Small-subunit ribosomal RNA, central domain from an uncultured bacterium, 346 nucleotides, folded computationally.
The RNAcentral record of the full RNA draws on ENA, Greengenes and SILVA.
The coordinates come from a structure-prediction model, not an experiment, and the mean pLDDT is 86.
Context: one part of a larger RNA
RNA sequence: UUGGGUUUAAAGGGUCUGCAGGCGGGCCUGUAAGUCAGGGGUGAAAGCCGGCAGCUUAACUGUCGAAUUGCCUUUGAAACUGCAGGUCUUGAGUAAGAUUGAAGUAGCUGGAAUGUGUAGUGUAGCGGUGAAAUGCAUAGAUAUUACACGGAACACCAAUAGCGUAGGCAGGUUACUAACUCUUAACUGACGCUGAGGGACGAAAGCGUGGGGAGCGAACAGGAUUAGAUACCCUGGUAGUCCACGCCGUAAACGAUGGAUACUGUCUGUUGGGGCUUCGGCUUCAGUGGAUAAGCGAAAGUGAUAAGUAUCCCACCUGGGGAGUACGUUCGCAAGAAUGAAACUC
Numbered sequence: 001u002u003g004g005g006u007u008u009a010a011a012g013g014g015u016c017u018g019c020a021g022g023c024g025g026g027c028c029u030g031u032a033a034g035u036c037a038g039g040g041g042u043g044a045a046a047g048c049c050g051g052c053a054g055c056u057u058a059a060c061u062g063u064c065g066a067a068u069u070g071c072c073u074u075u076g077a078a079a080c081u082g083c084a085g086g087u088c089u090u091g092a093g094u095a096a097g098a099u100u101g102a103a104g105u106a107g108c109u110g111g112a113a114u115g116u117g118u119a120g121u122g123u124a125g126c127g128g129u130g131a132a133a134u135g136c137a138u139a140g141a142u143a144u145u146a147c148a149c150g151g152a153a154c155a156c157c158a159a160u161a162g163c164g165u166a167g168g169c170a171g172g173u174u175a176c177u178a179a180c181u182c183u184u185a186a187c188u189g190a191c192g193c194u195g196a197g198g199g200a201c202g203a204a205a206g207c208g209u210g211g212g213g214a215g216c217g218a219a220c221a222g223g224a225u226u227a228g229a230u231a232c233c234c235u236g237g238u239a240g241u242c243c244a245c246g247c248c249g250u251a252a253a254c255g256a257u258g259g260a261u262a263c264u265g266u267c268u269g270u271u272g273g274g275g276c277u278u279c280g281g282c283u284u285c286a287g288u289g290g291a292u293a294a295g296c297g298a299a300a301g302u303g304a305u306a307a308g309u310a311u312c313c314c315a316c317c318u319g320g321g322g323a324g325u326a327c328g329u330u331c332g333c334a335a336g337a338a339u340g341a342a343a344c345u346c
Base pairs, nucleotide, nucleotide: 004317005316006315007300008299012314014201015200016199017198021194022193023192025088026087027086028085029084030083031082033081034080035077036076037075038074039073040072041071042070049065050064051063052062053061054060091191092188093187094186095184096183097182098181100179103177104176105175106174107173108172109171110154115149116148117147118146119145120144121143125136126135162169163168206247207246208245209244210243211242215241216240220236221235222234223233258313259312260311261310262309263308265292266291267290268289269288270287271286272285273284274283275282276281295302296301319346320345321344328339329338330337331336
């Protein structure tokens, strides 16, 4: 480079935004850069290919032709792409009205439970396990009653429910902020799609500074188990888990399925709107589930939320190991992250 692929075999970037780039709706007019047709010039010779001829033939040689797919110039064509101008509304957006939801940020606040403290009642055990022991307890525990303090998480509702780009989001309430969807069809008139680099966000763990610390609990200590037991079980328990600010930038960041558009069968739930209604239901738009047809697929399966049929753009793959390693570079306080080989070997 050509061709083939990326749910599970190697392969979709964690998600979004967006500069450059690539691609881009209907109609009309012009232009002629790309494009197409004709003419002219040039495209050395030899060689290659075809015809004929010369050495007895062949190799070889001569001659004529074709080819030289290109470039330059000129005359025309106008479907498509480009360019210029105009126009349209169905793509996209705006407006008005209506709704929905654990969407986000900040504040205030509630009850149950665990724990601790103080006081009362009360007496010999409690706790824990497969069985035990460590542990707690006559300095009065466990149990029970009252009051107080403190931190974290929010039972029921709760759902193959909802919202968010993803990560994720759940007691109640207030303020601020954002968004989808539906209806109307009033406005703009292609303003669009994708997006290398760049930027923003990004669970948990971890890091820095300062708080906080109930429960849980890496490390650690002890008790068991065991041949051993640096484990599983038990008693404790520090970081951490929580808050504020700042880093880190990774996950089976998963639907292991990139985004956008168009088209293509049914049946049945459910969420949010709209229309009709004889209130039984019917229907439509947008989401979210299940069962399948055709098709696709190696099969499992998928099947209008495609892994079907097509188009556009980006990312990625090319045998296993070596290896997501080494070296270099960039980023980071560090941990490390990103980029990312080769020898060798099967």